[in-house]
RNA sequence: CCGUGCUACACGGGGAGGUAGCGGUGCCCUGUACCUGCAAUCCGCUAUAGCAGGGUGGAAUUCCUCUCCCGAGGCUGGUUCUUUCUUCAGAAACGGCCUGGAUAAGGGAUGUUGAAGGCUGGAUCCUGUGCACUGAAGGGCUACGAACCCCGCCAGGCCCGGAAGGGAGCAACGGUAAGUAGUUCCUUCAGGUGCUGCAGGGUAGUCUGGCUGGAGUCACCUGUCCGGGUACGCCUGGGGGAAGAGGUCGACGGAGAGGUGCACGG
Numbered sequence: 001c002c003g004u005g006c007u008a009c010a011c012g013g014g015g016a017g018g019u020a021g022c023g024g025u026g027c028c029c030u031g032u033a034c035c036u037g038c039a040a041u042c043c044g045c046u047a048u049a050g051c052a053g054g055g056u057g058g059a060a061u062u063c064c065u066c067u068c069c070c071g072a073g074g075c076u077g078g079u080u081c082u083u084u085c086u087u088c089a090g091a092a093a094c095g096g097c098c099u100g101g102a103u104a105a106g107g108g109a110u111g112u113u114g115a116a117g118g119c120u121g122g123a124u125c126c127u128g129u130g131c132a133c134u135g136a137a138g139g140g141c142u143a144c145g146a147a148c149c150c151c152g153c154c155a156g157g158c159c160c161g162g163a164a165g166g167g168a169g170c171a172a173c174g175g176u177a178a179g180u181a182g183u184u185c186c187u188u189c190a191g192g193u194g195c196u197g198c199a200g201g202g203u204a205g206u207c208u209g210g211c212u213g214g215a216g217u218c219a220c221c222u223g224u225c226c227g228g229g230u231a232c233g234c235c236u237g238g239g240g241g242a243a244g245a246g247g248u249c250g251a252c253g254g255a256g257a258g259g260u261g262c263a264c265g266g
Base pairs, nucleotide, nucleotide: 001266002265003264004263005262006261009057010056011055012030013029014028015027020046021045022044023043024042034054035053036052037051038050063259064258065257066256067255068254069253073249074248075247076246080245081244082243083242084241085240086239087238088237089236090235094233095232096230097229098228099227100226101225102224103223105222106221107220108218109217110216117212118211119210120209121208122207123206124205125201126200127199128198129197130195131194132193133191134190135189136188137187138186139185140183141182142181143180144179150175151174152173158167159166160165
C1' cells in the first nucleotide's frame, strides 16, 4: 500500500411547546435520508440522557469535531428604535370652514336717455264710509194648496108651502188661510270677499310721478380691519392594532482545518 472479516459509529435535520433536564409521539419548516411495538389524563431515559426487537452500510471524498459563508423557517420584538392605522379627551396658538360689523383698493352693476341729496304728490299701510259680491232672515209677486170644523156660487137630493115661491146646504166649479215650492223684485243683519268710489290719518321703510341738483351711487364677488363660532388639519396626552429594525435558534448547501480503531493475509 492492497485484500478479507469485525467493531465504534451512521441510517435525516431544525423550531416552538412540554420537561428539573434529555429524547420521542403530536404541531410547524426543510426535505426524501431503514422496519416493527410503546407514547400527551403522555412514553422512555439521567449530562454516556428514548426504551425493546430486527436489518443495511462501515474506518472513509461517505464517520466524528471545530471555524467561517449563505440562509428556508420559527420564536421574540410594549424595556429600545422606525413607519403606520384607529379610538377617547384637551386646546380656538397656526391653517382650513361658516359667519356679524366696518371699509371701498380691484372686479362687477348702474348713472348726462341725469347719481346721491333736498322739496313735494300718490300707491302700499290704518280707520270710517259707499257700491258690488257672498250668506242668512223677513217681505212682495207667482204657483200649488181645505171632503167637513174658510168664503162665493150652489146641480142633484132634502125641508116648509095648496101653489107661486122660499130655506138650509153636500159634491163639482171659482177664490183663499195655515203651509209648501219658485223668483231676474224690496228691506235688514253679518263678512280674513272686492276696488273702480269718498273722507280722515300716516313713525319708519319700499315703489312711483314732478321740481331742484350736477357726478356719483351700490356693497354682489375678491381684498383689508375688528370680532364671533366650528375640533376638519396640525399640536398635547391616554388607550388599542399592524408592519419592520433589532435580538435569538437555525435546516439544506458551500469553504477550510483537524481527529479516528481491531484481527488476519499478501
Molecule: Bacterial large signal recognition particle RNA
Organism: Candidatus Calescamantes bacterium